This is a predicted structure of a 108-nucleotide RNA (SAM riboswitch aptamer (S box leader)) from a Flavobacteriaceae bacterium. Lineage of the source: Bacteria > Bacteroidota > Flavobacteriia > Flavobacteriales > Flavobacteriaceae. It was read from a public genome assembly, where an Rfam model found it. The model forms 94% of the base pairs in the Rfam consensus. Model confidence (mean pLDDT): 81 of 100.
RNA sequence: UAGUUAUCAAGAAAGGUGGAGGGAAUAGACCCGAUGAAACCUUAGCAACCCUUGGCCUCUAGUGUCAAGAAGGUGCUACAUUCUAUCCCAUUUGGGUAUAGAUAACGA
Numbered sequence: 001u002a003g004u005u006a007u008c009a010a011g012a013a014a015g016g017u018g019g020a021g022g023g024a025a026u027a028g029a030c031c032c033g034a035u036g037a038a039a040c041c042u043u044a045g046c047a048a049c050c051c052u053u054g055g056c057c058u059c060u061a062g063u064g065u066c067a068a069g070a071a072g073g074u075g076c077u078a079c080a081u082u083c084u085a086u087c088c089c090a091u092u093u094g095g096g097u098a099u100a101g102a103u104a105a106c107g108a
Base pairs, nucleotide, nucleotide: 003106004105005104006103007102008101013043014042015041016040017039021032022031023030026085027084028083029082044077045076046075049073050072051069052068053067054066055065056064057062081100087096088095089094
């Protein structure tokens, strides 16, 4: 790296450097941005995947389940993964879903 599984309408921003783009890619739409984009740095925070503690279940093992927690490993801190795109249902713009993507854990 391929691949597997789970999640993705919740939540959480200030400062410094920087100087024109940005919201993954393609198309369309809609937004953010000189009252300062991307990127980098510092600090703070959110969340609870890994994790910690305790209980329960049990084939005594666990890739189970419930509760609490936050030291550590990641991740994240405009907008639903910003929306639409394939298919199905409903039937006038609504629900579900596929693909793609992101993140985590595993990983020959």